[in-house]
């Protein structure tokens, strides 16, 4: 420089126009003589950023970022 993938809670992922979800982790609580398992309840997201499309965008569309991958 060129072309493609990826970017969503503390971590791994889903989610393919109609309310943001799951595991694991956190808090509380019950159970244990204690932790530990187990169980119940909860807490935590400007869905990379900006702008467009549209009644309605994490979702489509154009830009820029960061990272991965191939080309030259």
């Nucleotide at each position: 420089u060129c072309g493609g993938g990826u970017g969503u809670g503390g971590c791994g992922c889903a989610g393919c126009g109609g309310u943001a979800g799951c595991g694991c982790a956190g808090u509380u609580g019950a159970c244990u003589g204690u932790u530990a398992a187990u169980c119940a309840a909860u807490u935590g997201g400007u869905c990379a950023c900006u702008g467009g499309u549209u009644c309605g965008a994490a979702u489509c569309c154009a830009g820029u970022c960061a990272c991965c991958c191939g080309a030259g």
Molecule: transfer RNA
Organism: Kiritimatiellia bacterium